c-di-GMP-I riboswitch aptamer from a soil metagenome, 73 nucleotides, folded computationally.
[in-house]
RNA sequence: GCAAACUCAUCGAAAGAUGAGGACGCAAAGCCUCCGGUCUAAGGGCUCAGAGCCUACGACAGCGGGGUUGCCG
Numbered sequence: 001g002c003a004a005a006c007u008c009a010u011c012g013a014a015a016g017a018u019g020a021g022g023a024c025g026c027a028a029a030g031c032c033u034c035c036g037g038u039c040u041a042a043g044g045g046c047u048c049a050g051a052g053c054c055u056a057c058g059a060c061a062g063c064g065g066g067g068u069u070g071c072c073g
Base pairs, nucleotide, nucleotide: 001026002025006021007020008019009018010017011016024062030068031067032066034065035064036063037060038059039058043055044054045053046052
């Protein structure tokens, strides 16, 4: 310096995000989805009495790798 969980408000089908409060932690817990991984399944497909199953164009940068910028020595 940043800000987890949690609370409130808003957005979203959800995962989750944003703002305020709040600090678990982090020497890149700054930024970027190129690779792997994880989460969700509106829509689509399958099945079907119903339920359910599969799927990312959605999400996670505080899951790793990578790129890039920065602090101290």